[in-house]
Context: one part of a larger RNA
RNA sequence: GACGAACGCUGGCGGCGUGCCUAACACAUGCAAGUCGAGCGGGGAGUUGCCUUCGGGUGACUUCUAGCGGCGGACGGGUGAGUAACGCGUGAGCAAUCUGGCCUUGAGAGGGGGAUAACACAUUGAAAGAUGUGCUAAUACCGCAUAAGACCACGGGAUCGCAUGGUUCUGAGGUCAAAGGAGAAAUCCGCUGAAGGAUGAGCUCGCGUCUGAUUAGCUAGUUGGUGAGGUAACGGCCCACCAAGGCGACGAUCAGUAGCCGACCUGAGAGGGUGAUCGGCCACACUGGAACUGAGAAACGGUCCAGACUCCUACGGGAGGCAGCAGUGGGGAAUAUUGGGCAAUGGGGGAAACCCUGACCCAGCAACGCCGCGUGAGGGAAGAAGGCUUUCGGGUCGUAAACCUCUGUCCCAUGUGAAGAGAAGAAGACGGUAGCAUGGGAGGAAGCCCCGGCUAACUACGUGCCAGCAGCCGCGGUAAUACGUAGGGGGCGAGCGUUGUCC
Repeated sequence: GACGAACGCUGGCGGCGUGCCUAACACAUGCAAGUCGAGCGGGGAGUUGCCUUCGGGUGACUUCUAGCGGCGGACGGGUGAGUAACGCGUGAGCAAUCUGGCCUUGAGAGGGGGAUAACACAUUGAAAGAUGUGCUAAUACCGCAUAAGACCACGGGAUCGCAUGGUUCUGAGGUCAAAGGAGAAAUCCGCUGAAGGAUGAGCUCGCGUCUGAUUAGCUAGUUGGUGAGGUAACGGCCCACCAAGGCGACGAUCAGUAGCCGACCUGAGAGGGUGAUCGGCCACACUGGAACUGAGAAACGGUCCAGACUCCUACGGGAGGCAGCAGUGGGGAAUAUUGGGCAAUGGGGGAAACCCUGACCCAGCAACGCCGCGUGAGGGAAGAAGGCUUUCGGGUCGUAAACCUCUGUCCCAUGUGAAGAGAAGAAGACGGUAGCAUGGGAGGAAGCCCCGGCUAACUACGUGCCAGCAGCCGCGGUAAUACGUAGGGGGCGAGCGUUGUCC
């Protein structure tokens, strides 16, 4: 000098930030991911038309919707357990790759089929739920047609490259598509296959990345080859066979510690330390394992299995996962509200209206930090009272106070009242906030540490190696500037000290 700090004493206001560093301990409760009726068939409610045997039937419009279907739940948010690793940083590479939605280009959408949830009935279970039979729709599912510069295998030619090889022309063969919806229409939103782009992702390599040798040898899919499998893709990634290799004092292996970086702190720099907030990457989601779906997951608020724990139970069986936002217990020196709003920014869905959004924007709490402001200003005595001290003359607190004259930052009251919402209109949680105006009145606002030297600041009394102080040197045993108190002084100031850590 610095801090995500804590502790002691003290504490007026505002702005901007920051706030479980410990138990990746366990969690009550609420909320945090939905949306689309302009994909589909039903159901409920309301308004209304027609028919009516007055029971009802049937249509139009509006609205709500469990289910099927679509898109999104792989983003956003949290945490740092694990990881010494191509994890991260940086620089290259993929002629070894994928990419939903978005943009551009050109091509296409013909004709059929069979189901199933919802629903009804029945059975079963305490529940969670499950089963059977029957009915029905689709942008759900499946054949057929058409089809390429797509895919598969084959023939011929040209050209290029760093190897495998790439690109391109041409011939003949085989394989694979599609969905509709809204609207009066125009048209719009979608659908299918192809090419290019953008974005995102995967993989490979060079270099860099803590400590220990009181860890010296390590390794059997191990190292390489051939073939087959698998993947979007290369590869012992996996498998069969073959060979015997591969790594290591330039530190392998083992052990300990640790998320990495942009940055942050310090320092003249080199360097050292750190990795909170903010941004990028990675890893994890009760513990361990696994796949499914999907453009994308080995998926925090999905599924399955096992385990520990908690809860429900009719004892047969079930339910759960805050390292999301609040909040609770616990641990701890220590870290906040079970708040408001989608007004803004951004995200998901939707043609839109709009819905959802504890992301976010705000408010609340905390001197935790930084910055700013105030606690008054001017005048006022050879100097009140009082305190302290004294050589008893005085000195000092001290222009300090009183008193006089002012001011109004902050404060209080009243009134007014935003910007933030870019383009016509509407829409403001914050917030009746900030600001502005008027009035009131010095009124409501100063402490903490230190005074032996280092180190700015001295006397008196008490104590008497006691009580105590102390960062180092050291003070205290009867005049202690070092202990305690007082007066005075010094420093900083809404803070001041102490402790801890780093430079």

Notes
Predicted 3D model of a 503-nucleotide part of an RNA (small-subunit ribosomal RNA, 5' domain) from an uncultured Eubacteriales bacterium. Its Rfam family is "Bacterial small subunit ribosomal RNA". Its family is annotated with structural constituent of ribosome and ribosome in the Gene Ontology. RNAcentral holds the full RNA, with entries from ENA, Greengenes and SILVA.